c-di-GMP-I riboswitch aptamer from a soil metagenome, 72 nucleotides, folded computationally. The RNAcentral record of the sequence draws on MGnify. Its mean pLDDT, the model's own confidence on a scale to 100, is 89. It matches the Rfam family "c-di-GMP-I riboswitch aptamer". About the family: GEMM was predicted in a large-scale screen for bacterial structured RNA regulatory elements. Rfam links the family to the GO term cyclic-di-GMP binding.

RNA sequence: GCAAACCCGCCGCGAGGCGGGGACGCAAAAUCUCCGGUCUGUUCUUCAUUUGAACAGAUAGCGGGACUGCCG
Repeated sequence: GCAAACCCGCCGCGAGGCGGGGACGCAAAAUCUCCGGUCUGUUCUUCAUUUGAACAGAUAGCGGGACUGCCG
């Protein structure tokens, strides 16, 4: 410096996001979905909401990667 859970308000079909309060933690808990994971929605498939696949989205505080960066 950042800000988890939780609470309040708002947005979203949803995962979740934004603002305020609040701190569990974090040298990159800054930024970026390129790869994988997990989660949501839709479609097809399936005896099946439950299996599998595709597409769209979410998660950067789930990892890998890119890039910047404090101290030594």